[in-house]
Transfer RNA from a bacterium, 82 nucleotides, folded computationally.
RNA sequence: GCCCAGAUGGCGGAAUUGGUAUACGCGCACGACUCAAAAUCGUGUGAGGAAACUCUUGAGGGUUCGAGUCCCUCUCUGGGCA
Numbered sequence: 001g002c003c004c005a006g007a008u009g010g011c012g013g014a015a016u017u018g019g020u021a022u023a024c025g026c027g028c029a030c031g032a033c034u035c036a037a038a039a040u041c042g043u044g045u046g047a048g049g050a051a052a053c054u055c056u057u058g059a060g061g062g063u064u065c066g067a068g069u070c071c072c073u074c075u076c077u078g079g080g081c082a
Base pairs, nucleotide, nucleotide: 001081002080003079004078005077006076007075010026011025012024019065027045028044029043030042031041032040046055047054048053058074059073060072061071062070
């Protein structure tokens, strides 16, 4: 230099044919249980905000009524070729 795959809440990881982003798990917070803890169970948990509401899928554009998903450029990570 060329080719392929990938980047989603604090972490791992889903999201069907473009149609409710964050299912599920971990972690965390509070509670139950216990003399107290561990384990187990319950509730909550993307960000901002008092709320209404707004924002958010590596960055920036484009297409579309609508984009995590399709198109273009760039950044970073992993692999292959030379």
It was read from a public genome assembly. Its Rfam family is "tRNA". By type it is a transfer RNA.